[in-house]
RNA sequence: GAGUUUGAUCAUGGCUCAGGAUGAACGCUAGCGGUUUGCUUAACACAUGCAAGUCAAACGAUACUUUUUAAAAAGUAAAGUGGCGGACGGGUGAAAAACGCGUAAGAACUUACCUUUAGAUUUAGAAUAACAAUAGGAAACUGUUGCUAAAACUUUAUAUGCCGAGGGGUAAAAAUCGAAAGAUGUCGAAAGAUAGGCUUGCGUCUGAUUAGCUUGUUGGUUAGGUAAUAGCUUACCAAGGCGAUAAUCAGUAGCUGUUCUGAGAGGAUGAUCAGCCACAUUGGGACUGAGACACGGCCCAAAUUCCUACGGGAAGCAGCAGUGAGGAAUUUUCCGCAAUGGGCGAAAGCCUGACGGAGCAAGACCGCGUGACAGAGGACGGUCUUUGGAUUGUAAAUGUCUUUUUUUCAGGACGACGUACGACAGUACUGAAAGAAUAAGCAUCGGCUAACUCUGUGCCAGCAGCCGCGGUAAGACAGAGGAUGCAAGCGUUAUCCGGAUUGAUUGGGCGUAAAGUAUCCGUAGGUGGUUUACUAAGUCUUUUGUUAAAGAUUAAAGCUUAACUUUAAAUUAGCAUAGGAAACUAGAAGACUCGAGUAUGGUAUAGGCAGUAGGAAUUCUCGGUGUAGUGGUGAAAUGUGUAGAGAUCGGGAAGAACACCAGAGGCGAAAGCGUACUGCUGGGCUAUUACUGACACUCAGGGAUGAAAGCUGGGGGAGCGAAUGGGAUUAGAUACCCCAGUAGUCCUAGCCCUAAACGAUGGAGACUAGGAUUUAUUCUAUUUCUCUUGAAAUAUAAAGAAAUUAAGUAGAGUCAAAGCUAACGCGUUAAGUCUCCCGCCUGGGAAGUAUGCUCGCAAGAGUGAAACUCAAAGGAAUUGACGGGGGCCCGCACAAGCGGUGGAGCAUGUGGUUUAAUUCGAUGCAACGCGAAGAACCUUACCUGGGUUUGACAUGCCUCUAUAUUAUUUAGGUGUUUAAAAUUUAACUUUAGUGCACAGGUGGUGCAUGGCUGUCGUCAGUUCGUGUCGUGAGAUGUUGGGUUAAGUCCCGCAACGAACGUAACCCUUACUUUUUGUUGUGAUUUUAGAUCGAAAAGGACUGCCGAUGAAAAGUCGGAGGAAGGUGAGGAUAACGUCAAGUCAGCAUGCCCCUUAUGCCCUGGGCGACACACGUGCUACAAUGAUUAAGACAAUGCGUAGCUACUUUGCGAAAAACUGCUAAUCGUUAAACUUAAUCUUAGUUCAGAUUCAUCUCUGCAACUCGAGAUGAUGAAGUUGGAAUCGCUAGUAAUCGCUGGUCAGCCAUACAGCGGUGAAUACGUUCCCGGGCCUUGUACACACCGCCCGUCACACCACGGAAGUUGACUAUACCCGAAAUUGUUUGAAUAAAAUGCCUAAGGUAGAGUUGGUAACUGGGGUGAAGUCGUAACAAGGUAACC
Repeated sequence: GAGUUUGAUCAUGGCUCAGGAUGAACGCUAGCGGUUUGCUUAACACAUGCAAGUCAAACGAUACUUUUUAAAAAGUAAAGUGGCGGACGGGUGAAAAACGCGUAAGAACUUACCUUUAGAUUUAGAAUAACAAUAGGAAACUGUUGCUAAAACUUUAUAUGCCGAGGGGUAAAAAUCGAAAGAUGUCGAAAGAUAGGCUUGCGUCUGAUUAGCUUGUUGGUUAGGUAAUAGCUUACCAAGGCGAUAAUCAGUAGCUGUUCUGAGAGGAUGAUCAGCCACAUUGGGACUGAGACACGGCCCAAAUUCCUACGGGAAGCAGCAGUGAGGAAUUUUCCGCAAUGGGCGAAAGCCUGACGGAGCAAGACCGCGUGACAGAGGACGGUCUUUGGAUUGUAAAUGUCUUUUUUUCAGGACGACGUACGACAGUACUGAAAGAAUAAGCAUCGGCUAACUCUGUGCCAGCAGCCGCGGUAAGACAGAGGAUGCAAGCGUUAUCCGGAUUGAUUGGGCGUAAAGUAUCCGUAGGUGGUUUACUAAGUCUUUUGUUAAAGAUUAAAGCUUAACUUUAAAUUAGCAUAGGAAACUAGAAGACUCGAGUAUGGUAUAGGCAGUAGGAAUUCUCGGUGUAGUGGUGAAAUGUGUAGAGAUCGGGAAGAACACCAGAGGCGAAAGCGUACUGCUGGGCUAUUACUGACACUCAGGGAUGAAAGCUGGGGGAGCGAAUGGGAUUAGAUACCCCAGUAGUCCUAGCCCUAAACGAUGGAGACUAGGAUUUAUUCUAUUUCUCUUGAAAUAUAAAGAAAUUAAGUAGAGUCAAAGCUAACGCGUUAAGUCUCCCGCCUGGGAAGUAUGCUCGCAAGAGUGAAACUCAAAGGAAUUGACGGGGGCCCGCACAAGCGGUGGAGCAUGUGGUUUAAUUCGAUGCAACGCGAAGAACCUUACCUGGGUUUGACAUGCCUCUAUAUUAUUUAGGUGUUUAAAAUUUAACUUUAGUGCACAGGUGGUGCAUGGCUGUCGUCAGUUCGUGUCGUGAGAUGUUGGGUUAAGUCCCGCAACGAACGUAACCCUUACUUUUUGUUGUGAUUUUAGAUCGAAAAGGACUGCCGAUGAAAAGUCGGAGGAAGGUGAGGAUAACGUCAAGUCAGCAUGCCCCUUAUGCCCUGGGCGACACACGUGCUACAAUGAUUAAGACAAUGCGUAGCUACUUUGCGAAAAACUGCUAAUCGUUAAACUUAAUCUUAGUUCAGAUUCAUCUCUGCAACUCGAGAUGAUGAAGUUGGAAUCGCUAGUAAUCGCUGGUCAGCCAUACAGCGGUGAAUACGUUCCCGGGCCUUGUACACACCGCCCGUCACACCACGGAAGUUGACUAUACCCGAAAUUGUUUGAAUAAAAUGCCUAAGGUAGAGUUGGUAACUGGGGUGAAGUCGUAACAAGGUAACC
C1' cells in the first nucleotide's frame, strides 16, 4: 500500500496478502564452472581403523648391519629408567539466570618453555627398573631372589633471596656433545613478556494465580587453610543480612563479536568464522604437575556392553571417517604432511583425521550456456471461429555464419621467498581439429496480482492465502490451446523481521467504537512558585585509554567478470580518565509573597447526629343513623354484605410517610438529603486587614464511606407487597389485569460492598469571543419603613430592616464564535490550547467462566486465564422499507342512500373425485361467463384401435424415365397451322424413384429470452444539469406557508433552471352560425323553409361583478349564457414493483424425440358427478300476471346474404316470387298508455323436470344442437354469518343490435337507445394510497430479524473416588573411594579409626504431569421440537 463488516458511507478494529531472509525439508525438472555450507532430532548406543608423541647430544643393558687400526668405531632398531609434551590442538551445548558472559576498573597472587641482568654449578652416598633365574594366573597382570646406570633419588657446603621487631633461623644445582675453540644444559635471584586465578561498578529472558527469604545465615575476634583475598573452614560473641528499584520460588536459556529484518528506533537470532564459559556414559574424589580435579590419565560407586577356564578382567567416537536408531532432514570407513601451525629433539628428523586437498549433495551465493542473422503463399498440424477468418508465428522448414560449451589430440603451471621436497594434478590454463552440434523447465492466468478462451463436470468431483468459486452456458474445479512470470531452476511447507502507528520513546487511545477505579483521605513514589550568591551530581564540551580480529560502511587492488579474497581509511555510541562551562534540573545556605494555610466580621443551606412536638390521609376498632348491595374490570369473576356491608356522623388505637411552599432552586466527596422546633456538629462562600512563608499537586500499596436487595440477633408491622392461593384472559398463561397475602419495606446492633454507583466524561493548575437566565453574597446608587440622637419645627446626619439596580466574587443551567471531533456533538462547568500525577484499553465469542489465593455466616465479592471457535463483532451518520408511532390529505374507503350476492331452480366457469381420456394453461386483490368473438365431425393439443416413415409442409443435391414447350431443318397447306426428322448440345417446367442433407414436434424450461399484457394507478409522483452544504454515503432543489383533481398555481427559501409524468393538444357529445343537399324531409304546381346528413367556423377564458385571501394563487356567491370553473364521456398510463402472466398466438437460446414425443384416419373424450366455491339468468308476484288495442328509438348488419308482399300451417316453418352490393330494399322495439279479467292463493305467481308430436341447420343431432305445439307443473312466499355495485342522464329498470357462427347450448361478451330516482351530516373507525416527521438490532427490507430449553452428531476443556510418573527440599538409616586428623608401626608402606560424603534405603511433605468410572457447562453443525424474550410504543418501554 491492497482485500475483507455496509444497500451505500465515514471512522474504529481484527484477519489476510504483496517484500526480504534460512545450516532448511518436500514435489516436478536438471547443461557447466567458481566460492562456500552440510545431524537444528536421541549430551541415544557404537563394530573397525586412525586422531600424542618425542629425545641415544640424560642412562644402563641388548639385537642387527657396515667399516677397519680387530681393540673397537660408526649406523639402525626398539622395550625400560629419566626429561619435555599428553592442561594445547580437535568436539559438543547437557547443565548453569551465574561475576557465567559483556563492558569498565581493581589488589592480596601464580606463571613451565621464551627474553634481559648479574651470579652459582661444592661434597658425600644409598638404591632401583631394564636384564637373569624362578613362581602364580585362562587372561589382564603380578610375586620372590640376584646384578646395574644416570641430568632419577638422598646428603654436605655456600647465599644477592625468604621468614622474623630483633637476636637469629632457613632454602640450590647435573651434567652432555666436541680434538679443541666452543655450544647446549642445571640452580637460586631480580625484571620483562605471555598466560592464568581472585575482587568490584554497570548491563544481561518470563511469571506476583511465587511475598516474604536466610542460621555459616550477616558482622566481629581466635585458630586453621589457600598461589592469593574472603565464613573458605572452626570455636566463641553479637543479631544481623536480603526484599515491591521484585528477594525467595518456578519456567526457559550457553553468553558475546555478530546474523536476519527495519527509513530509523526497534524486533527476532546466537549454524559456519572468532573470543569466553561449561562438559567428556552418570555421580563423587583426589594424585601428578608451572598449569587439571585432566575427552583418547588414576581411584570408587551406578547403569550399559563385551571377554572368561566363573576364580576374575576389559570398555567409554559430544576427535576424523563410518554403523544402527530417531527423524521431514544433513556427506567418504578418501589423499597428503607439499603448504600453514603444533609437540619433542642440538640437528637430521619423527608425530600431527589440527590443517592442506580431493569425493558426495542445485543446500546457498555468483557467473556462463542451451545459438546468431536472414527467412511468408504467413506451409502442415493444433486451438478458436460470426465460417469471412484469427492465433500458435519468423516460430518451423530452408539458406548463410559462429564455436562459449561439448568431444578428440598436443603442451602444461604458479603455489617453493633459499638447495632438495607438490597431496591437489596431467588439475587450472594454452594451442589445434570436428560439428548447431550435447543442453529448458516450473508455477500461475476471478480480485488483491502480470496473464483468456474452448470442452468436460453439474453444490458432484474438486479448488481456496483472504474475499470466495461449483446447483447445465464455470475466465475460480479437470483437460486442452493460448498467455504471463521466473529460469537450471520453479513452486509448496515451516520459521523470523517487515508491512502492523496492531503495545505507539520516536509514534496510539479511554462521552457513544475496547478503555476513568463507586467516592474521598492519604504513605512511598513522581512532579513542583519568585529571587541572590555558591557547589558541580545530572547536563554540555575537550583530552587520554579502551571497546580483539573477522564482519558491516567507504575507497582501491587481485582472480577473464562476479561471488570470493586482500589492503587502506573512517564513523557514531558505551565505559573509565583528567581538565573546563554554569543557562536549566539537583544539592546545601539565605530572602520573598502571588500558590497553600491561619486569625477576625458576616452570610445561605432538605449537610450530619440526637431529642421534642404536629396535622391531613389510610387501616382497624367501638357506638349512632340507615338498607341492599358493594367492590373491581376492556368485560367479568373470585372477594365482601341481611350475623346489617358500602354510605354517613361521633369516640379511640396503630404504624409509616410528610401535600401546598417546590423552582432548569439549595447542600453534601460520593451514596444521598424535604413537616416544625431545640441541642451538638462538619464543610462552603464572601469582606477586611493582619500573620506563616512553598507548608503544594497527584497518589501504587493502605484506610474510611458506600443506593437497593440480601444475611444474623432483638423490636415493630398501618399501607404497599417478591413468594404463594384464588378469579379472569389465552391454544397454553407457572405472566400482563383483578381479589387476597407471607418475607420484606420501618427502628436498633452487626455483616454484606455491589449498581446503567452515569455527566457512560479521574484529579489539580494556567490560558482562550460573547449573549440572555438563575442562586448566594459584598458593595455603589435610589426608594420605603423602624428606632435613636439632635433641633423651636422642618430639612439634614448616624444606626438597623426591606425592595430595585450598575459592578465584583463564588456556584447552577442554556444558546453559541474560534478550535476540536469518525460523526453525533463539546464549547471558560471543554470533549479547545498546554503542564503534572494516577487508573484503564489492545478483535468477537468461550468468560467475568475455570482454577489457585484472599475476604464473607451465607448469598457471594475481589483478583482472573486457556484450549477451542469465527472473519468479523461494534460506533456514528445516510437512503429506503417497516411500526398493533405521530401529524396532514385523498378515494363509493367508511358514513347517508338505492339495488343486489349469500337461501331456490337453471346456465356457465373452477376445485375435487372419477375415467382409457376426462388435453393444456390461468390460482389472494391482479385465477374461476378467464385464453374460448361460439368442443356433434373438424376444431383437438387428450384416449382407443389402425396406418405411414425424406414424411401433411420448405429448400438443395443425386439418379432415371416420360411428356410438353422454345430454338434448328425439311415437307404439305392461301393462311391460322399440321406432320415428320435430328440434336440431347443447351435452358426451363412437371411427375416419379432412391439416398443424403434435412423436415416436423401444442415435447421441457416464462427461473435462459424477445414481444405483448396485468397490477399498484390516471396514484402524483420520478429524475437531471449547474451551483451550494457535508470528509463521505448523500442533502438541497422536491422541504416550509397557502391552494389545487394534480410536484396545479402563488409566496417564501442557496438555490437557479430543465426533463419524464399532471394539464393541454386528439375523438365523441351538448349550443349557434355559414356553406352544401342525394338515396333523406316537406310539398306536390313550383319556390321557400324546418328536421336531418356532411363539412367548416364560432363559443368558456375565473373573462365580468361582489365577498374573502397577503395588493398573490385561489375559494365562495352572482350576472349573462346552450354550457361555469377539468361542461360530460373516451383515448392517452412516468421512474419503477411483483424472477407477476404467457415457450399453447407469434418469435427464440439451450436440452430432448427422429419407423416417433412426427404425420394420416376411425370412434370416444374435453359435456362424467357424492360434493365445494365463483359469476350470472329467472323468480318468489298486484308498482303484478294474462288478453286485446294503440304510441315513441338508436347503434348495427346483409349477395353462399338480408328478404318484402302473397299463400299454407295453431306454431316453429315451408312454397313460390320481389327489392337491395344499401340515408334508396329488408328488420312488429319493450317498458309505456287505454280497456277487461285475476284478488293474496304455492295462485291465471313461478317456470324446473318429464312425456308426446313436430320444424330447421348439417355427411351425421345416441353420447351431445337449437326451436315449435300440447301435456306435466319441482324448489321457491325476499334469503344466516358475511359480502358486492353505484354520486346523475348515474343507480335501477326496459327492450334492440353486432361479432364469432352451417347450426347452437349467448342467461356470456361488446355496443345502442327508452323510462329514470334517492342520498352524501361528515372523516372517529375499516381498506388502499400520497406527503412530512419519529424509532429501528430490518436492507432477500416485518412473509424481516432473532432468543432460550429439549433431541441428535462431533470437538476441546473443567470437576472427580482413584491410579501412575517426574522433580525439589527436609528428617533419619547405611556409607565406597579420597583428603585430612588420630592411634599403631623402625618406616615413607600396611592396618585400625573419627569428621565429612557419592550412590542406595525409609518416612512424611511440596510442586508439576499422564490416565480414569462418572459428571458439568461451552463451542460447532441448510432445512428437528416447544414457545416468541429482544429489535417499532416489538404489542406489559427496554436495560443495570
Predicted 3D model of a 1440-nucleotide RNA (small-subunit ribosomal RNA) from an uncultured marine eukaryote. The prediction has a mean pLDDT of 83.